The RNA shown here (small-subunit ribosomal RNA) has 1429 nucleotides and comes from an uncultured prokaryote.
RNAcentral holds the sequence, with entries from ENA.
The prediction has a mean pLDDT of 84.
RNA sequence: CUGGCGGCAGGCCUAACACAUGCAAGUCGAACGAGAAGCUAACUUCGGUUAGUGGAGAGUGGCGCACGGGUGAGUAACGCGUGGGGAUCUGCCCUUUGGUACGGGAUAACGUUUGGAAACGAACGCUAAUACCGUAUGUGGUCUACGGACUAAAGAUUUAUCGCCAAAGGAUGAACCCGCGUAGGAUUAGGUAGUUGGUGGGGUAAUGGCCUACCAAGCCUACGAUCUAUAGCUGGUCUGAGAGGAUGAUCAGCCACACUGGAACUGAGACACGGUCCAGACUCCUACGGGAGGCAGCAGUGGGGAAUCUUGGACAAUGGGCGCAAGCCUGAUCCAGCCAUGCCGCGUGAGUGAUGAAGGCCUUAGGGUCGUAAAGCUCUUUCGCCAGGGAUGAUAAUGACAGUAUCUGGUAAAGAAACCCCGGCUAACUCCGUGCCAGCAGCCGCGGUAAUACGGAGGGGACUAGCGUUGUUCGGAAUUACUGGGCGUAAAGCGUACGUAGGCGGAUCAGAAAGUAUGGGGUGAAAUCCCAGGGCUCAACCCUGGAACUGCCUCAUAAACUCCUGGUCUAGAGUUCGAGAGAGGUGAGUGGAAUUCCGAGUGUAGAGGUGAAAUUCGUAGAUAUUCGGAGGAACACCAGUGGCGAAGGCGGCUCACUGGCUCGAUACUGACGCUGAGGUGCGAAAGCGUGGGGAGCAAACAGGAUUAGAUACCCUGGUAGUCCACGCCGUAAACGAUGAGUGCUAGUCGUCGGGCGGCAUGCCGUUCGGUGACGCAGCUAACGCAUUAAGCACUCCGCCUGGGGAGUACGGCCGCAAGGUUAAAACUCAAAGGAAUUGACGGGGGCCCGCACAAGCGGUGGAGCAUGUGGUUUAAUUCGAAGCAACGCGCAGAACCUUACCAGCCCUUGACAUGGGAAGUCUGGAUAUUGGAGACAGUAUCCUUCAGUUCGGCUGGCUUUCACACAGGUGCUGCAUGGCUGUCGUCAGCUCGUGUCGUGAGAUGUUGGGUUAAGUCCCGCAACGAGCGCAACCCUCGCCUUUAGUUGCCAUCAUUUAGUUGGGCACUCUAGAGGAACUGCCGGUGAUAAGCCGGAGGAAGGUGGGGAUGACGUCAAGUCCUCAUGGCCCUUAUGGGCUGGGCUACACACGUGCUACAAUGGCGGUGACAGUGGGAUGCGAAGGGGCGACCCGGAGCUAAUCUCCAAAAAUUGUCUCAGUUCGGAUUGUUCUCUGCAACUCGAGAGCAUGAAGUUGGAAUCGCUAGUAAUCGCGUAUCAGCAUGACGCGGUGAAUACGUUCCCGGGCCUUGUACACACCGCCCGUCACACCAUGGGAGUUGGUUUUACCCGAAGCCGGUGCGCCAACCUUCUGGAGGCAGCCGACCACGGUAAGGUCAGCGACUGGGGUGAAGUCGUAACAAGGUAGCC
Repeated sequence: CUGGCGGCAGGCCUAACACAUGCAAGUCGAACGAGAAGCUAACUUCGGUUAGUGGAGAGUGGCGCACGGGUGAGUAACGCGUGGGGAUCUGCCCUUUGGUACGGGAUAACGUUUGGAAACGAACGCUAAUACCGUAUGUGGUCUACGGACUAAAGAUUUAUCGCCAAAGGAUGAACCCGCGUAGGAUUAGGUAGUUGGUGGGGUAAUGGCCUACCAAGCCUACGAUCUAUAGCUGGUCUGAGAGGAUGAUCAGCCACACUGGAACUGAGACACGGUCCAGACUCCUACGGGAGGCAGCAGUGGGGAAUCUUGGACAAUGGGCGCAAGCCUGAUCCAGCCAUGCCGCGUGAGUGAUGAAGGCCUUAGGGUCGUAAAGCUCUUUCGCCAGGGAUGAUAAUGACAGUAUCUGGUAAAGAAACCCCGGCUAACUCCGUGCCAGCAGCCGCGGUAAUACGGAGGGGACUAGCGUUGUUCGGAAUUACUGGGCGUAAAGCGUACGUAGGCGGAUCAGAAAGUAUGGGGUGAAAUCCCAGGGCUCAACCCUGGAACUGCCUCAUAAACUCCUGGUCUAGAGUUCGAGAGAGGUGAGUGGAAUUCCGAGUGUAGAGGUGAAAUUCGUAGAUAUUCGGAGGAACACCAGUGGCGAAGGCGGCUCACUGGCUCGAUACUGACGCUGAGGUGCGAAAGCGUGGGGAGCAAACAGGAUUAGAUACCCUGGUAGUCCACGCCGUAAACGAUGAGUGCUAGUCGUCGGGCGGCAUGCCGUUCGGUGACGCAGCUAACGCAUUAAGCACUCCGCCUGGGGAGUACGGCCGCAAGGUUAAAACUCAAAGGAAUUGACGGGGGCCCGCACAAGCGGUGGAGCAUGUGGUUUAAUUCGAAGCAACGCGCAGAACCUUACCAGCCCUUGACAUGGGAAGUCUGGAUAUUGGAGACAGUAUCCUUCAGUUCGGCUGGCUUUCACACAGGUGCUGCAUGGCUGUCGUCAGCUCGUGUCGUGAGAUGUUGGGUUAAGUCCCGCAACGAGCGCAACCCUCGCCUUUAGUUGCCAUCAUUUAGUUGGGCACUCUAGAGGAACUGCCGGUGAUAAGCCGGAGGAAGGUGGGGAUGACGUCAAGUCCUCAUGGCCCUUAUGGGCUGGGCUACACACGUGCUACAAUGGCGGUGACAGUGGGAUGCGAAGGGGCGACCCGGAGCUAAUCUCCAAAAAUUGUCUCAGUUCGGAUUGUUCUCUGCAACUCGAGAGCAUGAAGUUGGAAUCGCUAGUAAUCGCGUAUCAGCAUGACGCGGUGAAUACGUUCCCGGGCCUUGUACACACCGCCCGUCACACCAUGGGAGUUGGUUUUACCCGAAGCCGGUGCGCCAACCUUCUGGAGGCAGCCGACCACGGUAAGGUCAGCGACUGGGGUGAAGUCGUAACAAGGUAGCC
């Protein structure tokens, strides 16, 4: 959210919180007296009286009320479970034996009087009993000093019968004791005085310190006492393969409790849920004097809470109490009611039905899907509803349930389906909406304009009277590991040894039998689980039987193993003797070198220090050097993965004392061993205390540097300290990050200390003990370990259980302190971590390359101008491009157009495409003209009369108009895309197949040695091959040959002003085809290879020069404004047309260029030599004009023919270093050209003007040869406009030692905490917000201990001069008893001092968390001072 029926179950887990109301325990007249109402009879003064019957209600008495029912507060306990034990009691019940005699005095009820509001009483009087008392008897019983003493009864009734007393036995129930089991905390380690035991006494049903007096000093505890927090226990229940883990609802057994605390009485049984007394809290009544109450019984109410039912029926059944019985009582119980709370069963229809209806949704627009689903047709009636019969449970009778279960008939498809999910886990997919919003989410994670993850819809999946969510438990989790884990680097070996308890322990013989094994017996309640059978139509459920209950006790047997007892042994361990090595330890002494200081000599201006400096020392004589002296500390070389020690650690030499170890040998002891919780000793450095000492070094500190800063790194000084003695501290990355011990399991090569053997005497072999390297098996996540294990086993100890918080807080212990040790939680995150892999990166390394540096030449950056960009401005200054790789880029050319921008004026099926209807003409153009800025609208004249044709007004075309589909968009998204492009980079790389290696990611190949421009080639190799790249094939330039000679060329022959013409094609050239270059040849070198070096020849030599050609990929690089295109947006406008304006603005900044600053030049003169290209709306010659731009002119040319076309630097003369005869900006003016039109805004010319600029700071760019530099020429675009772009030729250098450095790149290797990949990651303070927590003056409350005070009720003890019926009596008393009083014990309460646990708390400490805060840069790379403890 939803809901049809039935059966069987279950239903306050929280406040053991408080309770209104009703009910839940009574019964017996066959124990007793009295006796109401009513009825009968008699009498009656009709008021009533008497007798009988009747038996209500109450009372005495008996039995019951200790059962049944509820709850789980307390309890960690003999409470419970299980198995035993002996010192006990037991009403009613059963069996047996015996008895039941004689008496007595009271009392309630009742009556009278009386107190009180009530509850409840008081006095006097009467009365009965199966009530009470005495006597007798004593079968028996109890006690006994064995003489004896004590001790009972009840009757009722006509009968039958039911009772009573004593005793024995049984049964049932109850009490007590013991073994074992039973949860957390050691940040609880000591507890206990009736405590532990004994004796006497008391008490009890009974044992017992249960109680008391005395005596002794015990008892419990690390196998966890005491304390604290929590909890009823069990059969069982849930889960799990099991072992376990969690749990203790319903049902059943035990315990405890009954408002809270205490106490006893009665009784067979209670210290008593619906009894009593007292105290307390609370509630109620009251006349204020006093009283009453206890739902944790059944219902029910309030409250608490997420949450749990009716103030029902009946005693019919089962059971209980009383009674002889009938019967009465019974909220036990049996039923009903409510609740989908659970389990189980059933239904909501079945068959047929394709135009695949309508409709929805999707769509590639065809279709698909919901879907045989529906409708329609044919059936059925479970359940429900209606009606009629009608049980079992009960027997002779009695039925709450109930007219129920069930049966029969009828009714109509009729009354009956929801919920969740659809990204993966996990079964199930699309559309729309939304746009990091709203939202989802168990984990991973979705959502920022194409969301299978949000919301809706369609469809699908799962389940079904339920479904989903939440919570809880177990599982998965071998993630607490007994079964069944680990500790080198992931969390985890105590710093190390000695050693107590404990655990474990060699060989052999015998005994015993605790463990162990087998068998028997007892027990393990029932229910549950399991199996079989049966009963409800099935099932759930229930019944019967079996098995099981894995446990405990007990008896017997066995003796292998473990344990125990006794004996023996020598292999473990130890002792003895002889040798050996050693920085093992402690003390005393002693030596030389060096530093520093002091004294003296020589000597002079610096020394010292650094990246560079300075502080500092020095002319008062330093540094340097020589000699002498003082003092302290440390011991060069030897020196070594060498030695010794448990570890820390130990280093000159000598002596003394001393510990351990090793080897060899004989004898001895006889398991004496291993480990080791607590405990104890030792334990680097630093630090602390006291007293010495102090040369060097050196925290702190001071100064100088460095720096943005520099409380650092560097430098100059310098105090604690470092040293010694004594005493503390007790920690380290105390590391092999590897506990100790024992045994076993391939080797090889070193080294240290011994022994033995062989000889060739310095070697070989062998053995024991150390210390290393490599390596097999095995192990390991991998790295790695590997007889010195991290292998295979055993024994013992320590330790771990996600990261952070935190090795922190609190508490304890230790310490003089610093601090150490033990050691949490709240909270927070989804990771933290290990090893290895591939990349990327490094102020890591190696090798190599590049105009990358260097060596050179010329520039930029300074000036003016041109051009692009930013910025600013503007109505608009359209848009894009943004480090390299945007910025003379898109733009190969903005006056209009272009044009996309702005202002204004117009159009709306549209400037353009397709389709329909209607009408018209079937065409196109020119000129003039009107309005208007123009678009546009209109008039007139003239020319022409569309195309195809089958010649049919047949088809097409065109114009106008109508309506709608649509057109249109340089509008957005290049982060939705295609295509194209840039870039790394023409760098040499990027991959694949098979094989092999690795758990895997991956590796190998592709690495290595050479070599190359090249992953080019050669060699080697667990690789062998292959692909895309490289190279080559293509174009061009350079040489030659050949073919062909026009428009090209001209050597020879003529000819001309002129290759002009004849002639020729030899040459140049043109453009086709070929040749040529391959490390081919020689020498050297190299591995004899690849190749490299040199040489010859050659036009050219080692890719000959240049071009085209761009691997896998990177940059969400660029472009939606070339084009194409998804989605979104506009549709009288974001579309279309037009005029004008703008893109050309201008305090400024940057890029790219041009021109210069001059003499390698300017100006003037002379005048020689090119090559690409272009040209019909064109190039335009000759000739003429103009100072010139240009104009007139028009030859020739569709172009090897004509033309653009003049090449310029060059050379020569002059100028002579100046703002100039440099430079040309700017401005004025007059013109030219193009064009409809040069105002904004074109180019050019003439004259005049003559600015800045004298070679350019920091910085930065290009270039290695026909290159740079310099000089001009051409072309595209184009009406016109180039300093730009793309091409062409002329002249024509310098330098390269080399790879240290800068930049970029390639390969190998190394480190990494990076992987968005260093423009990475990341730390701490501060500031802000929130959260939990520690301290905290204190304060509030709970709990507990000790001491003392008070001391209710009650039992016990004492007293009892007051009082009393039973018995005795001499009648006065006695026995006995009661009240009262006193005492001991004791609940509550009080005072004082503590312990402990919580709450709050100003302020304060750190911690955690939090998209974009501040300051720095600590760590990760050599992290820029290696890091860390």